[in-house]
Context: one part of a larger RNA
RNA sequence: CCCUCCUCAAGGAACUCGGCAAAUUGGCCCCGUAACUUCGGGAGAAGGGGUGCCCCGGUAGGGUGAGGUGACUCGCGCACCGAGCCCGAGGGGGUCGCAGGGAAUCGGCCCAGGCGACUGUUUAACAAAAACACAGGUCUCUGCUAAGCCGCAAGGCGAUGUAUAGGGGCCGACGCCUGCCCAGUGCCGGAAGGUAAAGGGGAGGGGUGAGGCCGAAAGGCGUAGCUCCAAACCGAAGCCCCGGUGAACGGCGGCCGUAACUAUAACGGUCCUAAGGUAGCGAAAUUCCUUGUCGGGUAAGUUCCGACCUGCAUGAAAGGCGUAACGACCUGGGCGCUGUCUCGAGGAGGGGCUCG
Repeated sequence: CCCUCCUCAAGGAACUCGGCAAAUUGGCCCCGUAACUUCGGGAGAAGGGGUGCCCCGGUAGGGUGAGGUGACUCGCGCACCGAGCCCGAGGGGGUCGCAGGGAAUCGGCCCAGGCGACUGUUUAACAAAAACACAGGUCUCUGCUAAGCCGCAAGGCGAUGUAUAGGGGCCGACGCCUGCCCAGUGCCGGAAGGUAAAGGGGAGGGGUGAGGCCGAAAGGCGUAGCUCCAAACCGAAGCCCCGGUGAACGGCGGCCGUAACUAUAACGGUCCUAAGGUAGCGAAAUUCCUUGUCGGGUAAGUUCCGACCUGCAUGAAAGGCGUAACGACCUGGGCGCUGUCUCGAGGAGGGGCUCG
RNA backbone atom coordinates (compact mmCIF):
# COMPACT_ATOMS: atom_id res chain seq x y z
C1' C A 1 0.00 0.00 0.00
C1' C A 2 -4.29 -3.57 -1.32
C1' C A 3 -8.61 -6.74 0.16
C1' U A 4 -12.53 -8.00 3.79
C1' C A 5 -14.48 -6.32 8.38
C1' C A 6 -15.38 -3.31 13.29
C1' U A 7 -15.80 1.49 15.96
C1' C A 8 -15.97 7.02 16.36
C1' A A 9 -16.43 13.54 19.19
C1' A A 10 -19.43 17.60 16.85
C1' G A 11 -22.23 18.17 12.43
C1' G A 12 -25.81 15.10 9.40
C1' A A 13 -25.99 14.50 2.28
C1' A A 14 -22.43 19.91 3.23
C1' C A 15 -20.46 13.97 -0.70
C1' U A 16 -21.85 12.85 -5.55
C1' C A 17 -24.15 12.63 -12.14
C1' G A 18 -27.21 10.39 -8.40
C1' G A 19 -27.73 9.05 -0.71
C1' C A 20 -23.79 4.95 -4.95
C1' A A 21 -22.22 2.48 -0.54
C1' A A 22 -23.20 2.13 4.45
C1' A A 23 -26.45 3.11 8.34
C1' U A 24 -31.55 3.25 10.03
C1' U A 25 -35.94 -0.23 10.29
C1' G A 26 -36.64 -5.31 11.61
C1' G A 27 -39.80 -10.94 15.05
C1' C A 28 -44.40 -11.41 17.87
C1' C A 29 -48.80 -9.09 20.62
C1' C A 30 -51.94 -4.72 21.26
C1' C A 31 -53.69 0.26 19.88
C1' G A 32 -54.21 3.01 15.58
C1' U A 33 -54.21 4.05 10.40
C1' A A 34 -55.17 9.24 5.11
C1' A A 35 -55.97 10.65 0.03
C1' C A 36 -57.70 7.65 -3.61
C1' U A 37 -60.35 3.17 -5.23
C1' U A 38 -62.08 -1.13 -10.24
C1' C A 39 -64.94 -1.48 -3.04
C1' G A 40 -60.92 -6.40 -3.65
C1' G A 41 -57.61 -2.81 -2.18
C1' G A 42 -54.46 1.13 -0.58
C1' A A 43 -52.55 -1.76 4.86
C1' G A 44 -47.38 -4.24 7.84
C1' A A 45 -50.12 2.57 5.31
C1' A A 46 -48.31 6.23 8.58
C1' G A 47 -47.71 6.57 13.92
C1' G A 48 -47.55 4.61 18.94
C1' G A 49 -47.16 0.97 23.29
C1' G A 50 -45.56 -3.84 25.10
C1' U A 51 -41.68 -7.85 25.25
C1' G A 52 -36.69 -11.07 30.61
C1' C A 53 -37.03 -13.88 35.11
C1' C A 54 -39.76 -15.46 39.92
C1' C A 55 -44.57 -15.93 42.68
C1' C A 56 -50.18 -15.90 42.92
C1' G A 57 -50.85 -20.38 39.31
C1' G A 58 -50.10 -24.09 34.59
C1' U A 59 -54.79 -19.48 37.17
C1' A A 60 -59.35 -17.97 33.89
C1' G A 61 -60.60 -20.28 29.64
C1' G A 62 -60.26 -23.77 25.48
C1' G A 63 -59.29 -28.80 22.94
C1' U A 64 -59.46 -34.01 23.58
C1' G A 65 -61.93 -37.40 26.50
C1' A A 66 -60.63 -42.92 29.85
C1' G A 67 -64.61 -43.55 32.91
C1' G A 68 -69.30 -42.48 35.20
C1' U A 69 -74.52 -40.47 36.44
C1' G A 70 -79.68 -39.33 35.04
C1' A A 71 -84.36 -39.26 32.40
C1' C A 72 -86.54 -41.56 28.38
C1' U A 73 -89.83 -41.68 22.77
C1' C A 74 -84.83 -46.79 23.67
C1' G A 75 -81.27 -44.98 19.85
C1' C A 76 -74.71 -45.58 16.11
C1' G A 77 -80.10 -41.03 20.49
C1' C A 78 -80.20 -36.86 24.62
C1' A A 79 -78.51 -34.06 29.11
C1' C A 80 -74.78 -33.76 32.85
C1' C A 81 -70.19 -34.92 35.72
C1' G A 82 -65.34 -35.99 34.62
C1' A A 83 -59.47 -38.45 35.50
C1' G A 84 -55.36 -38.06 32.27
C1' C A 85 -52.95 -35.53 28.23
C1' C A 86 -52.50 -30.98 25.13
C1' C A 87 -53.08 -25.48 24.27
C1' G A 88 -53.12 -21.33 27.31
C1' A A 89 -54.30 -15.60 27.87
C1' G A 90 -55.34 -11.25 30.76
C1' G A 91 -54.36 -9.31 35.73
C1' G A 92 -51.71 -8.56 40.50
C1' G A 93 -47.11 -8.85 43.34
C1' G A 94 -41.79 -9.22 43.23
C1' U A 95 -36.71 -9.06 41.07
C1' C A 96 -31.77 -8.07 38.13
C1' G A 97 -28.88 -5.45 34.39
C1' C A 98 -26.82 0.31 30.69
C1' A A 99 -29.71 -2.71 27.78
C1' G A 100 -35.13 -8.38 28.22
C1' G A 101 -37.71 -9.99 20.41
C1' G A 102 -30.35 -9.06 25.45
C1' A A 103 -27.38 -13.83 20.30
C1' A A 104 -29.05 -15.22 15.11
C1' U A 105 -32.58 -15.02 11.22
C1' C A 106 -35.63 -10.63 10.54
C1' G A 107 -39.52 -4.23 6.10
C1' G A 108 -36.54 2.23 6.55
C1' C A 109 -40.85 5.35 5.59
C1' C A 110 -43.71 9.22 3.07
C1' C A 111 -45.25 12.85 -1.02
C1' A A 112 -45.50 13.91 -6.36
C1' G A 113 -44.74 12.82 -11.57
C1' G A 114 -43.36 9.68 -16.29
C1' C A 115 -43.87 4.86 -18.71
C1' G A 116 -46.04 0.08 -18.79
C1' A A 117 -52.53 -2.02 -16.57
C1' C A 118 -51.30 -6.38 -13.69
C1' U A 119 -48.30 -12.04 -12.42
C1' G A 120 -44.96 -13.20 -16.15
C1' U A 121 -40.66 -13.15 -20.56
C1' U A 122 -35.72 -11.40 -22.52
C1' U A 123 -29.92 -9.99 -24.98
C1' A A 124 -26.48 -18.03 -21.35
C1' A A 125 -21.12 -14.37 -20.52
C1' C A 126 -21.55 -5.62 -20.29
C1' A A 127 -28.61 -3.99 -21.27
C1' A A 128 -34.33 -6.95 -16.99
C1' A A 129 -36.36 -2.15 -19.26
C1' A A 130 -41.08 2.29 -20.82
C1' A A 131 -38.59 -3.77 -24.83
C1' C A 132 -41.54 -8.99 -25.55
C1' A A 133 -45.78 -11.49 -23.80
C1' C A 134 -50.52 -10.93 -21.77
C1' A A 135 -56.22 -11.34 -20.93
C1' G A 136 -59.20 -8.02 -24.09
C1' G A 137 -60.49 -5.02 -28.88
C1' U A 138 -60.77 -4.97 -34.09
C1' C A 139 -59.72 -6.15 -39.30
C1' U A 140 -59.07 -10.14 -42.63
C1' C A 141 -58.76 -15.20 -44.63
C1' U A 142 -61.00 -20.19 -44.17
C1' G A 143 -67.52 -24.32 -45.77
C1' C A 144 -63.66 -28.90 -44.68
C1' U A 145 -59.51 -33.10 -49.20
C1' A A 146 -60.72 -25.65 -45.04
C1' A A 147 -57.39 -21.63 -45.09
C1' G A 148 -52.31 -21.66 -43.59
C1' C A 149 -47.70 -24.46 -42.83
C1' C A 150 -43.63 -28.64 -43.59
C1' G A 151 -42.24 -32.01 -47.60
C1' C A 152 -39.62 -33.48 -54.52
C1' A A 153 -43.42 -36.86 -53.33
C1' A A 154 -46.01 -40.23 -50.39
C1' G A 155 -47.51 -38.10 -46.29
C1' G A 156 -48.04 -34.97 -41.95
C1' C A 157 -49.47 -30.57 -38.75
C1' G A 158 -54.00 -27.74 -38.63
C1' A A 159 -57.61 -31.57 -36.00
C1' U A 160 -59.62 -37.16 -34.75
C1' G A 161 -61.09 -29.76 -34.67
C1' U A 162 -65.76 -27.52 -38.17
C1' A A 163 -66.96 -20.34 -38.24
C1' U A 164 -68.78 -19.77 -30.15
C1' A A 165 -63.59 -23.24 -34.96
C1' G A 166 -58.73 -22.50 -37.14
C1' G A 167 -54.77 -19.18 -39.64
C1' G A 168 -52.74 -14.14 -40.34
C1' G A 169 -52.22 -8.56 -39.31
C1' C A 170 -52.56 -4.42 -35.92
C1' C A 171 -53.76 -2.60 -31.04
C1' G A 172 -52.89 -4.19 -25.87
C1' A A 173 -56.60 -4.61 -18.52
C1' C A 174 -60.41 -1.22 -17.40
C1' G A 175 -63.12 3.76 -18.22
C1' C A 176 -64.47 7.77 -21.86
C1' C A 177 -63.60 7.74 -26.92
C1' U A 178 -61.48 6.71 -31.76
C1' G A 179 -63.08 12.68 -36.19
C1' C A 180 -62.17 14.41 -42.02
C1' C A 181 -59.88 12.57 -46.97
C1' C A 182 -61.02 6.79 -51.54
C1' A A 183 -57.14 11.76 -55.62
C1' G A 184 -52.43 8.08 -55.54
C1' U A 185 -51.18 2.81 -53.81
C1' G A 186 -53.30 -1.86 -51.99
C1' C A 187 -57.51 -4.97 -51.44
C1' C A 188 -62.74 -6.27 -52.76
C1' G A 189 -66.74 -6.09 -56.38
C1' G A 190 -68.21 -5.14 -61.65
C1' A A 191 -68.31 -6.52 -66.51
C1' A A 192 -70.59 -2.86 -71.45
C1' G A 193 -66.40 -0.81 -74.04
C1' G A 194 -60.73 -0.23 -75.13
C1' U A 195 -56.10 -3.03 -75.00
C1' A A 196 -54.52 -7.98 -74.98
C1' A A 197 -50.71 -13.95 -75.66
C1' A A 198 -50.57 -18.83 -77.23
C1' G A 199 -54.02 -20.98 -80.28
C1' G A 200 -57.85 -20.97 -84.15
C1' G A 201 -58.24 -18.62 -88.94
C1' G A 202 -56.37 -17.90 -93.52
C1' A A 203 -57.32 -12.94 -97.57
C1' G A 204 -52.88 -12.14 -99.91
C1' G A 205 -47.76 -12.86 -100.97
C1' G A 206 -42.63 -15.27 -101.38
C1' G A 207 -39.28 -19.75 -102.47
C1' U A 208 -38.87 -24.19 -105.22
C1' G A 209 -41.01 -26.38 -109.22
C1' A A 210 -42.30 -33.37 -110.99
C1' G A 211 -45.32 -33.13 -115.24
C1' G A 212 -46.41 -29.00 -118.75
C1' C A 213 -45.50 -24.70 -122.01
C1' C A 214 -41.83 -21.45 -124.67
C1' G A 215 -36.81 -21.53 -126.68
C1' A A 216 -31.89 -23.97 -131.59
C1' A A 217 -29.33 -23.88 -127.06
C1' A A 218 -28.11 -21.57 -122.58
C1' G A 219 -32.24 -20.81 -120.19
C1' G A 220 -37.19 -18.69 -119.15
C1' C A 221 -42.40 -19.04 -117.58
C1' G A 222 -45.17 -21.86 -114.49
C1' U A 223 -49.74 -26.07 -112.54
C1' A A 224 -49.95 -29.55 -108.66
C1' G A 225 -46.92 -30.77 -104.59
C1' C A 226 -43.52 -29.29 -100.73
C1' U A 227 -42.33 -24.98 -98.05
C1' C A 228 -41.94 -19.82 -95.87
C1' C A 229 -44.25 -15.14 -94.56
C1' A A 230 -48.95 -13.52 -93.37
C1' A A 231 -54.03 -9.43 -93.14
C1' A A 232 -59.25 -9.48 -91.49
C1' C A 233 -61.89 -12.14 -87.87
C1' C A 234 -62.57 -15.41 -83.12
C1' G A 235 -59.15 -15.82 -78.58
C1' A A 236 -58.94 -15.61 -71.03
C1' A A 237 -56.96 -13.46 -66.77
C1' G A 238 -54.53 -8.89 -66.45
C1' C A 239 -54.26 -3.63 -67.47
C1' C A 240 -57.38 0.68 -68.87
C1' C A 241 -62.25 1.56 -67.23
C1' C A 242 -66.83 1.82 -63.40
C1' G A 243 -67.72 1.48 -58.16
C1' G A 244 -66.60 0.25 -52.88
C1' U A 245 -63.13 0.13 -48.88
C1' G A 246 -59.05 3.63 -43.43
C1' A A 247 -58.80 -0.63 -36.35
C1' A A 248 -55.99 -1.06 -45.49
C1' C A 249 -50.41 1.74 -47.17
C1' G A 250 -51.16 6.54 -46.10
C1' G A 251 -52.62 12.08 -45.91
C1' C A 252 -55.08 15.69 -42.78
C1' G A 253 -52.91 23.91 -46.31
C1' G A 254 -51.28 29.20 -47.65
C1' C A 255 -51.75 34.59 -48.07
C1' C A 256 -54.38 39.31 -46.95
C1' G A 257 -57.83 42.26 -44.25
C1' U A 258 -61.32 43.28 -40.17
C1' A A 259 -64.21 45.25 -33.54
C1' A A 260 -65.15 53.04 -30.65
C1' C A 261 -57.42 52.85 -26.48
C1' U A 262 -54.30 49.32 -27.73
C1' A A 263 -53.96 44.17 -28.52
C1' U A 264 -56.45 40.16 -30.56
C1' A A 265 -59.82 38.52 -34.41
C1' A A 266 -65.87 35.48 -33.56
C1' C A 267 -66.10 37.83 -39.21
C1' G A 268 -64.65 38.69 -44.61
C1' G A 269 -61.69 38.02 -49.18
C1' U A 270 -58.52 35.05 -52.17
C1' C A 271 -55.39 30.81 -53.96
C1' C A 272 -54.65 25.65 -53.79
C1' U A 273 -56.26 20.47 -52.29
C1' A A 274 -58.53 13.99 -52.35
C1' A A 275 -59.37 16.38 -47.73
C1' G A 276 -57.19 20.58 -44.94
C1' G A 277 -56.08 17.93 -37.74
C1' U A 278 -62.34 17.06 -34.62
C1' A A 279 -62.20 15.43 -29.25
C1' G A 280 -58.30 15.24 -26.14
C1' C A 281 -53.41 16.39 -24.70
C1' G A 282 -49.48 20.00 -25.13
C1' A A 283 -41.95 23.55 -23.80
C1' A A 284 -44.24 16.80 -23.42
C1' A A 285 -39.72 9.88 -23.31
C1' U A 286 -42.17 14.91 -28.66
C1' U A 287 -40.20 22.34 -27.96
C1' C A 288 -35.19 24.12 -32.20
C1' C A 289 -35.26 29.26 -30.38
C1' U A 290 -35.18 27.63 -24.49
C1' U A 291 -32.69 27.90 -18.40
C1' G A 292 -39.93 30.20 -23.00
C1' U A 293 -43.38 32.99 -19.36
C1' C A 294 -46.16 32.82 -14.70
C1' G A 295 -47.00 30.16 -10.14
C1' G A 296 -45.10 26.32 -6.34
C1' G A 297 -41.09 24.18 -3.74
C1' U A 298 -35.28 26.19 -2.01
C1' A A 299 -31.66 31.25 1.35
C1' A A 300 -30.35 30.16 -3.74
C1' G A 301 -33.75 25.23 -8.55
C1' U A 302 -30.81 24.42 -16.93
C1' U A 303 -33.87 19.30 -13.02
C1' C A 304 -39.10 18.74 -10.66
C1' C A 305 -44.57 19.93 -10.01
C1' G A 306 -48.98 23.13 -11.61
C1' A A 307 -50.44 26.39 -15.40
C1' C A 308 -50.25 29.21 -20.27
C1' C A 309 -50.30 27.71 -25.82
C1' U A 310 -46.23 31.02 -29.96
C1' G A 311 -47.46 22.35 -31.16
C1' C A 312 -39.38 24.29 -35.16
C1' A A 313 -41.87 19.01 -35.85
C1' U A 314 -48.95 16.42 -30.71
C1' G A 315 -53.29 13.78 -31.92
C1' A A 316 -56.93 9.54 -31.98
C1' A A 317 -55.98 0.87 -32.44
C1' A A 318 -47.55 2.64 -35.68
C1' G A 319 -54.42 4.27 -31.03
C1' G A 320 -55.87 9.59 -28.00
C1' C A 321 -56.76 10.99 -22.99
C1' G A 322 -57.50 9.25 -18.00
C1' U A 323 -56.88 5.44 -14.30
C1' A A 324 -57.07 2.10 -8.47
C1' A A 325 -53.48 -1.82 -7.92
C1' C A 326 -48.63 -3.49 -9.34
C1' G A 327 -42.66 -2.30 -10.63
C1' A A 328 -34.77 -4.87 -8.30
C1' C A 329 -37.98 0.60 -14.03
C1' C A 330 -37.08 6.32 -14.66
C1' U A 331 -37.58 11.53 -12.41
C1' G A 332 -38.18 15.46 -8.38
C1' G A 333 -39.00 16.36 -3.07
C1' G A 334 -39.24 15.22 2.33
C1' C A 335 -38.68 12.55 7.32
C1' G A 336 -35.56 9.13 9.69
C1' C A 337 -30.46 7.39 9.60
C1' U A 338 -25.63 7.39 8.81
C1' G A 339 -17.61 7.89 7.72
C1' U A 340 -21.01 9.73 1.52
C1' C A 341 -18.81 14.18 3.30
C1' U A 342 -16.37 18.50 6.71
C1' C A 343 -11.73 15.17 7.80
C1' G A 344 -9.90 12.14 9.24
C1' A A 345 -8.60 8.57 13.34
C1' G A 346 -8.11 3.90 15.82
C1' G A 347 -8.61 -1.37 15.55
C1' A A 348 -9.14 -6.90 13.50
C1' G A 349 -8.12 -10.70 9.94
C1' G A 350 -5.88 -11.89 5.05
C1' G A 351 -2.26 -10.37 1.22
C1' G A 352 1.90 -7.40 -0.22
C1' C A 353 7.18 -6.46 1.98
C1' U A 354 11.83 -8.72 4.81
C1' C A 355 14.18 -13.32 6.37
C1' G A 356 13.89 -18.58 5.60
RNAcentral holds the full RNA, with entries from ENA.
The part of an RNA shown here (large-subunit ribosomal RNA, domain IV) has 356 nucleotides and comes from a Pseudomonadota bacterium.
Lineage of the source: Bacteria > Pseudomonadati > Pseudomonadota.
It matches the Rfam family "Bacterial large subunit ribosomal RNA".